[in-house]
RNA sequence: GCGGGAGUAGCUCAAUGGUAGAGCUCUAGACUUCCAAUCUAGCGACGGGGGUUCAAUUCCCCUCUCCCGCU
Numbered sequence: 001g002c003g004g005g006a007g008u009a010g011c012u013c014a015a016u017g018g019u020a021g022a023g024c025u026c027u028a029g030a031c032u033u034c035c036a037a038u039c040u041a042g043c044g045a046c047g048g049g050g051g052u053u054c055a056a057u058u059c060c061c062c063u064c065u066c067c068c069g070c071u
Base pairs, nucleotide, nucleotide: 001070002069003068004067005066006065007064010024011023012022013021018054026042027041028040029039030038047063048062049061050060051059
């Protein structure tokens, strides 16, 4: 330099154009003599910019970070 892949919650992962979810974690409550476990509720996220569209995590372009391969 070229090609490919990944980027979503504190962590691990879903969501192939129509209200962004789950598990674990965290907070509060219930239960318990206390803790743990269990149950209920809650907090919290689409790497950045632009475009297409009535509507974009999703499609297109550029860019940033990381990984792999080629040279």
The RNA shown here (transfer RNA) has 71 nucleotides and comes from an Actinomycetota bacterium. The prediction has a mean pLDDT of 83. The source organism's lineage runs through Bacteria, Bacillati and Actinomycetota. RNAcentral holds the sequence, with entries from ENA. It matches the Rfam family "tRNA". Rfam classes the family as a transfer RNA. From the family's description: Transfer RNA (tRNA) molecules are approximately 80 nucleotides in length.